[in-house]
This record gives sequence, C1' cells and structure tokens, in this order.
RNA sequence: GGGGGCGUGGCGCAGUUGGGAGCGCGCUUGAAUGGCAUUCAAGAGGUCAGGGGUUCGACUCCCCUCGUCUCCA
Repeated sequence: GGGGGCGUGGCGCAGUUGGGAGCGCGCUUGAAUGGCAUUCAAGAGGUCAGGGGUUCGACUCCCCUCGUCUCCA
C1' cells in the first nucleotide's frame, strides 16, 4: 500500500426482504425471608464508531473517514 471481518446501553451479544432498538449479566427501586444469598416485579441507561448520500422511511443500501482484528505484498 491492497483485500476481508468487526464497531449496537457499564460488559458480552442478537437484530440486514429497509418500517417495533432488543436479550443475558450488571445497576436502581419495591415485594417475599428475621437477615444475607436467592427468586419475582418494575425502572433507569443507547447521537446503533463519525460524516455525507439514496429513500416516504436507514443499525440495515452506497461513498468517505476513524478504530480494531486478520490475510496478501
């Protein structure tokens, strides 16, 4: 320098025929128990890496950039 994968709540991830942003753990509050642990219920928390474009509508498609992993040279 070139090719490819990945980037989504604090952490690990799902979500691509383009239309609801979700799961587990963690966190907060409440209930059950004498208490801890545990279980149950509710809740907070996300500029979907950044910018631009296409579209009525983009996590999803296109272009550029950044980070990271990997292959080739």
Predicted 3D model of a 73-nucleotide RNA (transfer RNA) from a Defluviitaleaceae bacterium. The sequence was found in a public genome assembly. It matches the Rfam family "tRNA". Its family is annotated with triplet codon-amino acid adaptor activity in the Gene Ontology. The prediction has a mean pLDDT of 82. The source organism's lineage runs through Bacteria, Bacillati, Bacillota, Clostridia and Defluviitaleaceae.